[in-house]
RNA sequence: AUAAGAAAAAGCCAAACCUGCCGCAAGGCAGGGACGGAAAGUCUUGGAUCCGCACAUGACGGACGGCCGGGCUGCCUUA
Numbered sequence: 001a002u003a004a005g006a007a008a009a010a011g012c013c014a015a016a017c018c019u020g021c022c023g024c025a026a027g028g029c030a031g032g033g034a035c036g037g038a039a040a041g042u043c044u045u046g047g048a049u050c051c052g053c054a055c056a057u058g059a060c061g062g063a064c065g066g067c068c069g070g071g072c073u074g075c076c077u078u079a
Stems, first nucleotide, its partner, number of pairs: 002079004012037002017032006035066001041072003045069003049063004
């Protein structure tokens, strides 16, 4: 450097749900909480899904990064 893996070790993140706040909504933030995760780190880059408006549709705007691909970066071990 490349590939593979999570058995070990050190760690990391945090689903559902509850409380409070924000938002028309999808949903987001904080605290609690752990379903899970070898990138559940990061980037909407391509799709999917959801919301708003329109409304027969389309277009547009938004959400979702733990829906699936892709780019970049990273701990440990083995080869």

This is a predicted structure of a 79-nucleotide RNA (c-di-GMP-I riboswitch aptamer) from a Geobacteraceae bacterium. NCBI's taxonomy places the organism under Bacteria, Pseudomonadati, Desulfuromonadia, Geobacterales, Geobacteraceae. The sequence was found by an Rfam model in a public genome assembly. Model confidence (mean pLDDT): 81 of 100.